[in-house]
RNA sequence: AGGUCAGUGACGGGAGAAUCGGACUCAUCCGAUGCCGAAGGAGCAACCGCCCCGGUAAACUCUCAGGCGCAAGGACCGCCAUUGACCA
Numbered sequence: 001a002g003g004u005c006a007g008u009g010a011c012g013g014g015a016g017a018a019u020c021g022g023a024c025u026c027a028u029c030c031g032a033u034g035c036c037g038a039a040g041g042a043g044c045a046a047c048c049g050c051c052c053c054g055g056u057a058a059a060c061u062c063u064c065a066g067g068c069g070c071a072a073g074g075a076c077c078g079c080c081a082u083u084g085a086c087c088a
Base pairs, nucleotide, nucleotide: 002087003086004085005084006083007082008081009080011078012077013076018033019032020031021030022029023028034068035067036066040064041062042061043060047055048054049053
């Protein structure tokens, strides 16, 4: 020099789900009912610890939080830079 994994940062991509009433007349607020899962949060199967009991995953489940025009946000993906660990 090279490879794998993880963290951070820049850039690009990035889904779903709304009606009604009132105010206002501009794309905003209030109320009712409904809906969505991909920030975050919570739950568990295999498995592991002999047992008790405990630990432990997700794009699954819940919908607390968040969201349901655009924008923003957004799990995740790609690429670049950088840091760390390991391999060689």
Molecule: Glycine riboswitch aptamer
Organism: uncultured Rhodobacteraceae bacterium